[in-house]
């Protein structure tokens, strides 16, 4: 210098005029001040909060899936192990179990799991064989060597696989040594097994005020007995059973109101510094208040600068993930080249 990787900041700037919403002040006119995002998006996870409601246990069902931490919690984040990939920095992983059982592996091929002999090789023509070739995504470990009629873990060496001990590590796991010819592949994003875990509905939740009205019909609901209990029945915001609570419940037709206030923004809050930690993060201290609309607020015009501006608008709130995206800037790391 160029290319790449990872992380961070920003989201056109400045000036003038008019305009919109909240809050505060004010006698009116007005004045001051604040005012959409890094994803506000998707509604995919987790919660806070409100209600059911007194809310427990089991079964079924769902979710997660290596280990250790973080967090209010999580399917998130951090660090590590193993695996894949890249030259590397890095990136990705639906990452427990296939000796518990069941299922599936099209076509091709002789044969696709306790399979099989097509072309072959040997031969005493009876048979032996699965090393070589072919088919296939995959053919009952691999390479080498000895042996054999020809071959084969048939023997041996190394690797692989299984297992035991020791060492390191909190652990996942790694290494060393020994023993064993060795259980016949893959697939659990197939059923299944194992471990952990799980009430539901949702701000259109809910609370209050004002106003206004109109109810009707049908069905279910009993027994015992000491007249107050027991059993039965019905209802209760995932299904079933038990428990608990309540005493009524279900269906159809019809009428009134859908106005206002609140919930509604001071928080698991932001920022600075210090300490602890590899890190996520935590603790302490100081400081700040940063949208609350409700047919739904920030727009228009002019001038100017340049890097010429993409994706794109809060609606109870927060922590994440995923997706979309024009540029500019900063830092670290990797590789190549050049110079000293």
């Nucleotide at each position: 210098u160029a290319u790449g990787u990872u992380g961070g900041u920003u989201a056109a700037g400045c000036g003038a005029u008019c305009g919109c919403u909240g809050c505060u002040a004010g006698u009116u006119g007005u004045a001051g001040u604040a005012g959409a995002g890094g994803a506000a998006a998707g509604u995919c996870c987790g919660g806070g909060c409100u209600c059911c409601a007194u809310a427990g246990a089991g079964c079924a069902g769902g979710a997660u899936g290596c280990c250790a931490g973080g967090u209010a919690a999580c399917a998130c984040c951090u660090g590590g192990g193993c695996g894949a990939u890249g030259a590397a920095a890095g990136u990705c992983g639906a990452u427990g179990g296939a000796a518990a059982g069941u299922g599936c592996c099209a076509c091709a091929g002789a044969g696709a799991a306790c399979a099989g002999a097509c072309c072959g090789c040997c031969u005493u023509a009876g048979g032996g064989u699965a090393a070589g070739g072919g088919u296939g995504a995959a053919a009952c470990g691999g390479u080498g060597u000895g042996g054999u009629a020809a071959g084969a873990g048939c023997g041996c060496a190394c690797c692989g696989c299984g297992u035991a001990a020791c060492a390191g590590g909190u652990a996942a796991c790694u290494g060393u040594u020994g023993c064993g010819g060795c259980a016949g592949g893959g697939u659990a994003a197939a059923c299944c097994c194992c471990a952990u875990u799980c009430g539901g509905a949702g701000c259109a939740a809910g609370a209050c005020c004002a106003a206004g009205u109109a109810g009707a019909a049908u069905c279910u609901a009993g027994a015992g007995u000491u007249u107050a209990c027991u059993c039965a029945c019905a209802u209760a915001u995932g299904g079933c059973u038990c428990a608990u609570a309540u005493g009524a419940g279900a269906u159809u037709c019809g009428g009134g109101u859908a106005g206002g206030u609140u919930g509604c923004u001071a928080g698991a809050g932001g920022u600075g510094c210090a300490c602890a930690g590899c890190g996520a993060u935590g603790u302490g201290u100081a400081u700040c208040c940063c949208a609350g609309a409700u047919a739904g607020a920030u727009g228009a015009u002019c001038g100017u600068u340049c890097a010429c501006g993409a994706c794109a608008g809060a609606a109870c709130c927060c922590g994440g993930c995923u997706u979309a995206u024009c540029g500019a800037c900063c830092a670290a790391c990797a590789u190549a080249c050049c110079u000293c």
Molecule: Bacterial RNase P class A
Organism: Legionellales bacterium